[in-house]
Context: one part of a larger RNA
RNA sequence: CUUACAGCAAGACGGAAAGACCCUAGAUCCUUUACUUGAUUUUCAUAUUGUAAGAAUUAUGAACUCGUAUAGCAUAGGCGGCAGUUUAAACGUCCUUGAAAUACCGCCCUGUUUAAAUAAUAUCUUACUUAUUUAUCCAUACUACUAAAGAAACUAUGAGAAAGAAAGUUUACUUGGGACGAGUACCUCCUAAAAAGUAACGGAGGUGUACAAAGGUAAGUUGUAAAUGUAUAAUGGCUCAAGCUUACUUGACUUUAAGAUUGAUAAAUCGAACUGAGAUACAAGUCAGUCAUAAUGACCCGAUAUUUAAGCGUGGAAUUUAAUAUCGUUUAACAGAUAAAAGGAACUCUAGGGAUAACAGAUUCAUCGUGAUUGCGAGUUCAUAUCUAUGUCACGGUUUGAUACCUCGAUGUCGACUCAUCUUAUCCUGGAGUUGAAGUAAACUCCAAGGGUCUAGUUGUUCGCUAGUUAAAAAGGUACGUGAGUUGGGUUCAGAACGUCGUGAGACAGUUCGGUCCCUAUCUGCUGUAAG
Numbered sequence: 001c002u003u004a005c006a007g008c009a010a011g012a013c014g015g016a017a018a019g020a021c022c023c024u025a026g027a028u029c030c031u032u033u034a035c036u037u038g039a040u041u042u043u044c045a046u047a048u049u050g051u052a053a054g055a056a057u058u059a060u061g062a063a064c065u066c067g068u069a070u071a072g073c074a075u076a077g078g079c080g081g082c083a084g085u086u087u088a089a090a091c092g093u094c095c096u097u098g099a100a101a102u103a104c105c106g107c108c109c110u111g112u113u114u115a116a117a118u119a120a121u122a123u124c125u126u127a128c129u130u131a132u133u134u135a136u137c138c139a140u141a142c143u144a145c146u147a148a149a150g151a152a153a154c155u156a157u158g159a160g161a162a163a164g165a166a167a168g169u170u171u172a173c174u175u176g177g178g179a180c181g182a183g184u185a186c187c188u189c190c191u192a193a194a195a196a197g198u199a200a201c202g203g204a205g206g207u208g209u210a211c212a213a214a215g216g217u218a219a220g221u222u223g224u225a226a227a228u229g230u231a232u233a234a235u236g237g238c239u240c241a242a243g244c245u246u247a248c249u250u251g252a253c254u255u256u257a258a259g260a261u262u263g264a265u266a267a268a269u270c271g272a273a274c275u276g277a278g279a280u281a282c283a284a285g286u287c288a289g290u291c292a293u294a295a296u297g298a299c300c301c302g303a304u305a306u307u308u309a310a311g312c313g314u315g316g317a318a319u320u321u322a323a324u325a326u327c328g329u330u331u332a333a334c335a336g337a338u339a340a341a342a343g344g345a346a347c348u349c350u351a352g353g354g355a356u357a358a359c360a361g362a363u364u365c366a367u368c369g370u371g372a373u374u375g376c377g378a379g380u381u382c383a384u385a386u387c388u389a390u391g392u393c394a395c396g397g398u399u400u401g402a403u404a405c406c407u408c409g410a411u412g413u414c415g416a417c418u419c420a421u422c423u424u425a426u427c428c429u430g431g432a433g434u435u436g437a438a439g440u441a442a443a444c445u446c447c448a449a450g451g452g453u454c455u456a457g458u459u460g461u462u463c464g465c466u467a468g469u470u471a472a473a474a475a476g477g478u479a480c481g482u483g484a485g486u487u488g489g490g491u492u493c494a495g496a497a498c499g500u501c502g503u504g505a506g507a508c509a510g511u512u513c514g515g516u517c518c519c520u521a522u523c524u525g526c527u528g529u530a531a532g
Stems, first nucleotide, its partner, number of pairs: 001532008010524003014519002022353006028345004034169004040162008050128006056121005062113003067109001074102001077108005084091002132149004172184003181201001185207006208334001209231001210290002215249007229238002232295001234293003253276001256273001259270004265335001278287003301328007309321002360407001361405001362403003366400001368396006377387002414489001415487003419481001420478005427452003430447006454468005495513004499508003
């Protein structure tokens, strides 16, 4: 070295199960003050449903006469007629006051009383029995008698109330995984790389209006080198003023709009000219809101106004349809799924994803660790025996992170046990050097990895603390070495409980008790034995 046998389990990201964690999409079950229904319960009305009495209320009628601001002899209800009424007396007319004038007649309003009358009632109470209901006994085919109840109840229809008993569904997206948070439309600046445009959960701000003058026209007036003002954010602009003041005013108009700019579209913006009627100015002219850029919402549905356009065999019409204009959405998730919608799942399930998280690896190295350099300072003096601020430069890949590149048709996760192997930035042992090294001892530096590097208590712990030893009780890598080697105390399923949160289903890097660890070794590797 080859072959064979017996062994070990380090590797074959070993076998097994289209990952149960996580996310995306869906399902199922559960909850509720999600939405929409809704069994059921209940209220009222009508029907089934009849006979009476009484009461109450209302209206009419009857009788009575209640009516006080101020002024006015004074308690003026209103209107009309009237100069008289009346046996007489008396009152009135007249006069006065006042909005209105008294006697007498007529018609009414308001108020009170009465009930002897009439009518009515979604009213109340009581009684009756014939509808109807119940029970016993007969009968058993329907009934009837008796007793109890009784116009109630049952039932039907209609209109309401409550209603997770139950049902069907909804519960957005972006996102350096998801959740929590934040955002979602429009305007201004920077990023933006001197045309335009240009992203990010990049950096800053503003808007969801206001103004009948803060609009239009005309005149007047105002500055100096950078401002003031310009309704509001920012940017750009503005003295020929777009700023300020005054006078007159309503163009903050009607009709038709060529053309241009932006945009995938939808749409947005600018806009000469035509038409009618105007404002202002001496006039030429200017005026279709505001110095410009924000101040907003498609379709459907509905409302208002106008037009007279249609009128479903024909003629008419309709709470019908259409055209034009206006109005109604924090449809703000702002190109708007519905008129109308929240949650839980550790009892869970399915399709997928390494398009996306948790372990490990990889990249990076802010952080972490180690060193170099600079040398303020301490060290009596003296930076560099020793310690070292500040700034700078490297290295390492043991921490916490960042990224999301392999793996979700599975790469088993902390600690302990067992067995180790490597590195050196060396804890001990060995060899040197420097010292602020007299000696003993010690500090720092260099060489060096051969060998070694503890036992108990507590805790699941790694770590840490404590106790006692030791020459020393070094730091690390190896998928935070090692579960086809062991364990299973912790974490991380199903049961249960406490505290807290939640209306609840349930939840908690809060706690607590309990909780199935499979694999007969094909290959590589290693160990031993035998033969060649």
Description: Model confidence (mean pLDDT): 81 of 100. A computed fold for a 532-nucleotide part of an RNA from Kappaphycus striatus, annotated as large-subunit ribosomal RNA, domain V. NCBI's taxonomy places the organism under Eukaryota, Rhodophyta, Florideophyceae, Gigartinales, Kappaphycus. The RNAcentral record of the full RNA draws on ENA and SILVA. Its Rfam family is "Bacterial large subunit ribosomal RNA".